[in-house]
This record gives sequence, C1' cells and structure tokens, in this order.
RNA sequence: UUCUUAUCAAGAGAGAUGGAGGGAUGUGGCCCUAUGAAAUCUCGGCAACGGGUUCUAUAAGCGAAUACCGUGCCAAUUCCAACAGACAAAGAUCUGGAAGAUAGGUA
Repeated sequence: UUCUUAUCAAGAGAGAUGGAGGGAUGUGGCCCUAUGAAAUCUCGGCAACGGGUUCUAUAAGCGAAUACCGUGCCAAUUCCAACAGACAAAGAUCUGGAAGAUAGGUA
C1' cells in the first nucleotide's frame, strides 16, 4: 500500500527548543495562533483497539478488571458543511453515505 471488520457526541497538557503558521486534502464557513502556529524533545496524562495478567474454575467462549507491553490520542462532534434523503422555497434540524483517522485481521 490492497481488501476487510470495529469504533469515531466521552476522556486527557505542562515545560524546553523553534519562529509563522495550523485545524487531513481542494472549496466555503467558522475557529486557534507573537499572551508564540507547525515540528522536535522531555515529563505528565487519557483511553481497554491488540497482547499480557487477574477474576477463573479442565478447556473453550462470553463478560469484567488492570495502562505491564504494542499502538493511538491529549481546542472545538472527525470543528462544521459538501453527496443523497426526511422536505414543500429558504433557513434550521435529523438520518444515511462518501472521505478521513485509529486499531485488529488480510495479501
């Protein structure tokens, strides 16, 4: 990278370096940012996706617990919209999809 499955309204930030961008992509909106963006590092934290361990028993399965290991994450719903529909004009709201992210499996 391909395909597939699950989840995505909850949760969790300080410091150092750095010096202008950032919120995935292009568009629109909205927002964060010199009271310091991205990125890197340190420390801290959140979270049961996979493993481990425990409950636990012959085994398997199911469930629960636990941050020990592997990841992930720590502004705003995945920031919102887009495409289709509920729906009759606009607006608002809702549902589904697409795209994306993360994890497991897979070739």
Notes
The RNA shown here (SAM riboswitch aptamer (S box leader)) has 107 nucleotides. Its mean pLDDT, the model's own confidence on a scale to 100, is 81.